[in-house]
Context: one part of a larger RNA
Order: sequence, then C1' cells, then structure tokens
RNA sequence: CUUGCGGCUAGACGGAAAGACCCCGUGCACCUUUACUAUAGUUAUGCAUUGAAAUAAAUUACUUUUUUGUGUAGAAUAAGUGGGAAGUUGUUAAUAUUUAUUUACGCAAGUAGAUUAGUUAAACGUUUUUGAAAUACCACUCUAGAUAUUUUUUAUUUCUUAUUUUUUAAAAAACAGUGUAUAAUGGGUAGUUUGACUGGGGCGGUCACCUCCUAAAAAGUAACGGAGGUGUGCAAAGGUAAUCUUGAGUUGAACUAGAACAACUUUUAAGCGUAAUAGUGUAUGUUUGCCUGACUGUAAGAUUGACAGAUCAAACAGGGACGUAAGUCGGUUAUAGUGAUCCGGUGAUUCUGCGUGGAAAAGGUCACCGCUCAACGAAUAAAAGGUACGCCGGGGAUAACAGGCUAAUCACUCUCUAGAGACCCUAUCGACGGAGUGGUUUGGCACCUCGAUGUUGGAUCAUCGCAUCCUGGAGCUGAAAAAGGUUCCAAGGGUUUGGCUGUUCGCCAAUGAAGGCGGUACGUGAUCUGAGUUCAGAACGUCGUGAGACAGUUUGGUCCCUAUCUACCGCAAG
Repeated sequence: CUUGCGGCUAGACGGAAAGACCCCGUGCACCUUUACUAUAGUUAUGCAUUGAAAUAAAUUACUUUUUUGUGUAGAAUAAGUGGGAAGUUGUUAAUAUUUAUUUACGCAAGUAGAUUAGUUAAACGUUUUUGAAAUACCACUCUAGAUAUUUUUUAUUUCUUAUUUUUUAAAAAACAGUGUAUAAUGGGUAGUUUGACUGGGGCGGUCACCUCCUAAAAAGUAACGGAGGUGUGCAAAGGUAAUCUUGAGUUGAACUAGAACAACUUUUAAGCGUAAUAGUGUAUGUUUGCCUGACUGUAAGAUUGACAGAUCAAACAGGGACGUAAGUCGGUUAUAGUGAUCCGGUGAUUCUGCGUGGAAAAGGUCACCGCUCAACGAAUAAAAGGUACGCCGGGGAUAACAGGCUAAUCACUCUCUAGAGACCCUAUCGACGGAGUGGUUUGGCACCUCGAUGUUGGAUCAUCGCAUCCUGGAGCUGAAAAAGGUUCCAAGGGUUUGGCUGUUCGCCAAUGAAGGCGGUACGUGAUCUGAGUUCAGAACGUCGUGAGACAGUUUGGUCCCUAUCUACCGCAAG
C1' cells in the first nucleotide's frame, strides 16, 4: 500500500415523517358572543275547531229607506273617484216649470220635501270662471245624521253535547289543547363574515383628493422618505365699465404714546376667502355705478389617461348684461372642496304602452335628488371573535435556532494631551476628540435550509486561538529590600472540590502556584441526560361578556435508528 474481519460514531447539511413553530390561502373544521342573517322553542294576540242560555250596558256592525257636505274666484251651499259628449226628463194620468201655504236642516245665501189652486211646453247639460265641472244621466264610495230590522260586542254568571284528564266513576269545559296568521323573544340550532399595505406577522400608522421637495434643467418617476392642506366658502368674494396703488424702513414737524401729515429709500417684500407653489402693477389687487353670462342648444381642434374619466377650447345659433365704442361675459388669479353602476324619488316630455280602440299601470328620454359606499374604481340591503384540541394546501417568496454579509452596539489596540499625579502630560491614571483591529454581545439584512440543519444547561470526549490566570524571560517604576504596579516576549505544561439555583452566569465555603478569556453549528443528543423552554390534563393571579389569553406562576408529561460510504482505532493475510 491492497484485501478482509472486529470496533467507534465526527461527517455524508445521515434515515424516518410533502415542519406540528412562523407566515400565506378572499382554504377547512370546531368553539364563543351584546358580529350578521335565519330558525326550533317560548310568550302575547286574532281566527278556526266553538255549542246552549240569563242579566246589564254599549247602542257595535251589516242591510233597507232617506237626508247631508258653503275657504277664495265663480250664475251658485261644487263631498270624492270613474264612466260619459250625445243626451236625460217632459209635452198624456203621474211628472217638470211658476205662484201661494207649510215641514226639516241651516253658515240665513239657500237645500230637500209635503199640501192646495192655477199657468206654461219646455227645462237641464256641452261654452265662461275654478286646483277640481256638473244633482244632464249612471255606478261605487266617504263625512255627519235619521229610520226599521237582524244581530253583534263587552262584562258577569249558568249549562252540557264538542273537546281534555282518567280504567269506570268523577273532574274540567267552550276555557284548555290543536291548527293557522302576526308581533316579541330566541348561540337552543344553523349558515356565514370577521380588509389590505407592512423591511416576518401582530400592536401602531395608513388607504381618496390638492401643493412643495425628493425628481437627476421636457413629461413622468418609488419608499411605513421630508413638510403641509381638503371633504368648502361667496348673491358677492360673480359679470362689465371706470377710478385708484400696496407693504416695510429712515428722517422731519407735532405729540405722553399711538393715529394722521410731508420728504426720501427699497420696488412687490402688500393684497388676491383658504394650504403650498406658480402668477400678478396700463392688475388677477382696491373703490364706485349698472347688472345676473353662476345663460339655453351645439362644438372643430388639442392635452392627459390602460380604460372609465378629467382638462383646455376657437367657432355657430338663440335670447341677454355692461360699455360711446372696440369689445368682454358659458362663475370665482390657477391648481383641492369629491363617489361609477344598480335601485328608489320628484318635475318635464311630438315617445312606447301586452288582439284592436280608449284610459291607466309600467317603461323610455331630458333635468334634479338620495351613499364618511372615507378600505374613497364602490364584492352584500345586511357581518365580530377564539383555537395550546386543531386540520389541509403551500412558502426558506417570510419569522424563531444555527450559518453568511454588516459592525450601529460590543471587546480590544493605537493616537492627541486638557487635567490628576506636591513640582512634572505619559511611574500610574487620563476627559473632550481622532484612527483602527476583532467578529465572543445586543442588533440590522432576510442570502442556503420550512418534501425538517433537533433548541438551553449538565455528563463524556476533546481540539484550536492568545487579547496570558499560574509557571519562565525581560524593560520602566513615584523599584531601598520584601511585596507590588505597568509594558514587552512566551501557548510547553497546568488551570480544583463543594452549598444554592434548570441554570450559563452569579453569590458563598474550602483548598491551591493559578482556580484565564474566547472559537469550534452559543464544539459534542444516528454518544447519554431532559431539570428549563415549547403540545395535549389541571390550578392560581391578571385580562376578556365569552370561547380563551399572558418573555406571569405552579404541577404532570413517550428522546427512534441492527452503520452502506468517508474519517478514525485494533487485528490478520498478501
């Protein structure tokens, strides 16, 4: 060196189980409740099953007959709705019109009726006024009343035949029960919902629109980047014609001061309802006069946007305002002041309107109204939580361990000396600062791993670094000696045993020359342990209405693997 055998378990991010932690899914299940919506059940009431009587009261209802109805305008005492546009009643006995007498109602105008005696052959409507048109005629209703009949209702009481209990007897009794309808209640039950962004998720914050910076001199441009505003106001703060010029400072006179006056400087710093930016002096500011263009119907052409949409806009027609006129005016110096569709409502309307004609319902078109639909391109008219009893699908697209990058924090070193050190920066200590090194802390990032890289401490076995705890060798000393301080060299060897705690750490006791600091997946669980953390049971405190929850506490709680390869140890053979 090769081969074999026997060991060992450091590695093969070893095997096993599409990670149970974490996040995601417009996934699931179960549980809770003052989530939403239903619903069993319960309660109340009406009706039916449901009958016979008495008394009292109300006069309840239906029906018959018959009256009744006065805003203003208007012939005048118009109840409502619908049909209806040529007719109804009469000329003849009844009837109608008119005169006289009388009854009821009454708002004193009349309305309706009865009786008597005459007269006439016509009377009323369609037109006018009214929000509404004829008691011309017909139908159905309403208000208030009268009349007659049948009842009804309420309250109390009685009965027995329905019905109920019970084996009969007996008891209860038109109650109860049952059916049905309505209302209330209703986690008893059921179906569901319970947003997204996010340097993991949760908590917090935000979600639409406007202005500036970031934005890199066209436009546009992100972040849980830096600053602020809006969810309107105004009948003048709008249109037009004309007038005028602001603000701040200095000086002068005057004055207690201020206001006011004059001159000069600045030149827009003022003002323009409001945030910011841009704009603005022959005005977009200010004042005054007259007005309502804060118009109707259209619109070429552009800007912007994925679209939806948003913005600018000459010009034409109509009828206007202001101005001598030219002209200007389709709100406001500009940029925020907002919400699609469906559904519903209001007004208008040469529209449609269920065999056809008429009327209506309903629809269409135009205009307007109703959404912190603010999670603001709005899933529904309507919605909160728990899960450690949990499940599924996925993710290293995303957290917890470890690794990696980084080094704010941390550890160590160097530098500068102000100062302390009696004096003297540097024997020793060294602020405020500056420059580095390391990769042991706490972090940041989220790069391998979620079809699994087992997590604290202990046991066992270690191995490495040196920024050295001891032992060794040196320099300086504010080193007399001894004992020290500090710095340099040095990793060969060594670096303990107990008590408490799951502890690492730490405190204590003892001993010793010393009881070093770190790395090795916070070395090492296919070597061990399992006290802690971190499942399911249970309890306390606190929180929560509750299900439940708590880097709060307590008790209990399954640690699998027969070694194929590499590495290592031993033996044998060649």
Predicted 3D model of a 574-nucleotide part of an RNA (large-subunit ribosomal RNA, domain V) from Nitzschia dissipatoides.
It matches the Rfam family "Bacterial large subunit ribosomal RNA".
NCBI's taxonomy places the organism under Eukaryota, Ochrophyta, Bacillariophycidae, Bacillariales, Nitzschia.
The prediction has a mean pLDDT of 80.